[in-house]
The RNA shown here (SAM riboswitch aptamer (S box leader)) has 162 nucleotides and comes from Streptomyces mashuensis.
Of the family's consensus pairs, 97% are formed in the model.
The coordinates come from a structure-prediction model, not an experiment, and the mean pLDDT is 76.
NCBI's taxonomy places the organism under Bacteria, Bacillati, Actinomycetes, Streptomycetaceae, Streptomyces.
RNA sequence: CGCUCAUCCAGAGGGGCAGAGGGACACGGCCCGAUGAAGCCCCGGCAACCCUCCAGCCGGUACUCCCGUCCGCGCAUCCAUGGCGCGACCAGCGGCGAGGCUCCCGGUGGGGAAGGUGCCAAUUCCGUCUCGCGGCGAGGUGCGCCGCGAGGAAGAUGAGGA
Numbered sequence: 001c002g003c004u005c006a007u008c009c010a011g012a013g014g015g016g017c018a019g020a021g022g023g024a025c026a027c028g029g030c031c032c033g034a035u036g037a038a039g040c041c042c043c044g045g046c047a048a049c050c051c052u053c054c055a056g057c058c059g060g061u062a063c064u065c066c067c068g069u070c071c072g073c074g075c076a077u078c079c080a081u082g083g084c085g086c087g088a089c090c091a092g093c094g095g096c097g098a099g100g101c102u103c104c105c106g107g108u109g110g111g112g113a114a115g116g117u118g119c120c121a122a123u124u125c126c127g128u129c130u131c132g133c134g135g136c137g138a139g140g141u142g143c144g145c146c147g148c149g150a151g152g153a154a155g156a157u158g159a160g161g162a
Stems, first nucleotide, its partner, number of pairs: 003160006013043005021032003026128004044120003049116002051112004056108005063099003066095004071087005124154001129151009
C1' cells in the first nucleotide's frame, strides 16, 4: 500500500511538558477546548480481537463400531457379466449406516488478564447514497419537506493471508 472476515447505541482516570485547536476525508450541522484542544511522556483504568483455562451443548471429511468392496475356496451359470455360501478381513476405498464425546477440527457459553494490540466526550457525535413505511404540501405519474426502519459506501480496531 492494498485483499478477506468479524465488531463498532456499552465501558474507562490522574499528573507533567506544551500552548490553539480538535471531533477521519469533503460539505452541512451540532459539540469539545485558556475551568487548557492537538501532540509527547509517566502512572492508572476499560474491553476482550489475538492469547489462555474450564465445562456443557451442537456439528464434522475427526474417533469407534457395523455393512459392502478388495482376498481365498466352493456352488450355480457358462458368451459375458452378475448371483449364492463359507472363511479371512492389517491396511486401502466406499456408505444421506449406527454411536457417543476417547482423540482432533469448528461453532457456542463462562472464567482469566501474564503477553500482543487497541481504546479511555457525545451511537463511528448526526446527516449526505439506495430501498421501504408514516405524516404534511402540491398534485396526472413523477416531486418536495419531516420522522422511523433496513441495507450500502467510507472510516476505526482486531485477526488472517499476500